[in-house]
Context: one part of a larger RNA
RNA sequence: CGUAGGAAAUUUGCGAAGAUCUGACUUUAGUACGAGAGGACCGAGUUGGACAAACCUCUAGUGUAUCAGUUGUGGUGCUAACUGCAUUGCUGAGUAGCUACGUUUGGAACAGAUAAGCACUGAAAGCAUCUAAGUGCGAAACUGACUUCAAGAUGAGAUUUCCCUUAAGAAACGUUAAAGAUGAUGACGUAGAUAGGUUGCAGGUGGACGCUUAGAAAUAAGUGGAGCUGAGCAAUACUAAUUUUUCAGUAGU
Numbered sequence: 001c002g003u004a005g006g007a008a009a010u011u012u013g014c015g016a017a018g019a020u021c022u023g024a025c026u027u028u029a030g031u032a033c034g035a036g037a038g039g040a041c042c043g044a045g046u047u048g049g050a051c052a053a054a055c056c057u058c059u060a061g062u063g064u065a066u067c068a069g070u071u072g073u074g075g076u077g078c079u080a081a082c083u084g085c086a087u088u089g090c091u092g093a094g095u096a097g098c099u100a101c102g103u104u105u106g107g108a109a110c111a112g113a114u115a116a117g118c119a120c121u122g123a124a125a126g127c128a129u130c131u132a133a134g135u136g137c138g139a140a141a142c143u144g145a146c147u148u149c150a151a152g153a154u155g156a157g158a159u160u161u162c163c164c165u166u167a168a169g170a171a172a173c174g175u176u177a178a179a180g181a182u183g184a185u186g187a188c189g190u191a192g193a194u195a196g197g198u199u200g201c202a203g204g205u206g207g208a209c210g211c212u213u214a215g216a217a218a219u220a221a222g223u224g225g226a227g228c229u230g231a232g233c234a235a236u237a238c239u240a241a242u243u244u245u246u247c248a249g250u251a252g253u
Base pairs, nucleotide, nucleotide: 001152005163006162007161008160009159010158011157015149016148017147018146021049022048023047024046025045026044027043033038051106052105053104054103055102059100060099061098062097066093067092068091069090070089071086072085073084074083075082076081110144111143112142117137118136119135120134164252169247170246171245172244173189174188175187176186177185194240195239196238197236198235199234200233201232203229204228205227210223211222212221213220214219
């Protein structure tokens, strides 16, 4: 820009893309078959491999804004307590998130029309013949079925609702995250839990500072599962989402 008024939702599916894999074992059954040796089809079940998708409950990794230990050195006048730098100084753990080595799920079943092939009926050709007329079965291939996109499908579809101008609606602006390079997308904007803060909880770390006690001291114990705690879950308007602005336009040839 188009889809002959302007919008907001919900859709149909022309068409397109993806997926389509496979082993072993048990049973049927030591059955059918076979002199024996051997040894099935069909069917039923179990369990794997590779591949794919989703997710983080478990296991594991990361986790330079969490906690603790510790070395050297500088600083806060000193002790104590903190703190800067040294690869995050080094080390031990670790929430959220992100991941796989983890968990869950998938390939199926079914239908249609068929290939090679196997047949029925059956003439030409009194017989025979799957074929000439007619009819049936038959494959991971084909078409559906499963997953995703999809009306610029210019063949531009359908349904519902709103608006006739201070319009419906959209955008801007702000608080933002399950989103994100930026646009975009999603949530919210006081008729409010959108983010931060605060409080509580979960999870993490692992026993804070100070004081007291024991000891000559290093240190240990008590107060006390203490103190601290990023992203998690709730509650709470304390702070910030203020007031607003712009587009749409006199309407359906």
Molecule: large-subunit ribosomal RNA, domain VI
Organism: Bernardetia sp. ABR2-2B